[in-house]
RNA sequence: CAUUAAAGAAGAGGCGCGAAUCAAAAGAGUCGCUUUCGUGAGAAUAAUCAGAUUCAUUGAGCGAGAGUAAAAGGGUGGUUUGCCGAAGUUGAGCGUAACUGAUUGAACGUGAUACUGGGACCUGUCUUAAUAAGGCAGGGACUGUCGCAACGAUGUGUUGUGGAGCGCUUCCUACGGU
Numbered sequence: 001c002a003u004u005a006a007a008g009a010a011g012a013g014g015c016g017c018g019a020a021u022c023a024a025a026a027g028a029g030u031c032g033c034u035u036u037c038g039u040g041a042g043a044a045u046a047a048u049c050a051g052a053u054u055c056a057u058u059g060a061g062c063g064a065g066a067g068u069a070a071a072a073g074g075g076u077g078g079u080u081u082g083c084c085g086a087a088g089u090u091g092a093g094c095g096u097a098a099c100u101g102a103u104u105g106a107a108c109g110u111g112a113u114a115c116u117g118g119g120a121c122c123u124g125u126c127u128u129a130a131u132a133a134g135g136c137a138g139g140g141a142c143u144g145u146c147g148c149a150a151c152g153a154u155g156u157g158u159u160g161u162g163g164a165g166c167g168c169u170u171c172c173u174a175c176g177g178u
Base pairs, nucleotide, nucleotide: 001177008171009170010169011168014084016083017082018081019080020079021078022077023076032068033067034066035065036064037063038062039061042055043054044053045052046104047103048102049101050100051099087116088115089114093110094109095108096107117143118142121139122138123137124136125135126134145163146162147161148160149159150158151157
């Protein structure tokens, strides 16, 4: 001097990813509550079985009217903010609590493993009040990045193809080399 490992720092992709908060819409004239009529013995505590407790012919539960009447999750817009495995999904295992026991299921929390570069579109399916949004699977394009090949050009582009974020770029920096 050039190249450069590990580690560190700073960055890029773009309708980029998340979080909080405010507002309105939807949820919904729904759940619930009160009451009238009809019927007439059960009902509640996640489901089933067993028990326990409470309510119930002073009317349980169900059905039909009337009145009153929510909320949560999710989405939209604004504002603020943390970031670029941002984040999302999967979910072994563990824990919590729901009257007791058993079996099962749901919810919440934590979370091994595995997948995804990114956003959108189409199809199917799941979830949901929902045709919104989201998840999963598939499809063909777009886009960023690096590798390879070809063409062109001496500013670096175009085309094709392939890979994955444990990636890519910049700075810094050993061993080794001149």
Notes: The RNA shown here (Lysine riboswitch aptamer) has 178 nucleotides and comes from Secundilactobacillus odoratitofui. The sequence is in RNAcentral, with records from Ribocentre. The model forms 95% of the base pairs in the Rfam consensus.